Transfer RNA from a Candidatus Woesearchaeota archaeon, 72 nucleotides, folded computationally. RNAcentral holds the sequence, with entries from ENA. The prediction has a mean pLDDT of 82. Rfam family: tRNA. From the family's description: Transfer RNA (tRNA) molecules are approximately 80 nucleotides in length. It is annotated as a transfer RNA.

RNA sequence: GGGGACGUGGCCAAGCGGCUAAGGCAGUAGGCUGCAACCCUGCGAUCCUGGGUUCGAGUCCCAGCGUCCCCU
Repeated sequence: GGGGACGUGGCCAAGCGGCUAAGGCAGUAGGCUGCAACCCUGCGAUCCUGGGUUCGAGUCCCAGCGUCCCCU
């Protein structure tokens, strides 16, 4: 220099253009308990950034940024 994959709560991770953005772990509040543990319930997301397309974008397109991989 060329090509590809990925970027979603603190971490991991779903999400055929029509959702109030699943789930697990952790955290925290409450319940339970003599106190705990276990268990149950509640709480939390500018979906990397900026544009574009569309009635509508996490999802499609473009340009950046970052991580990883391949080629030279």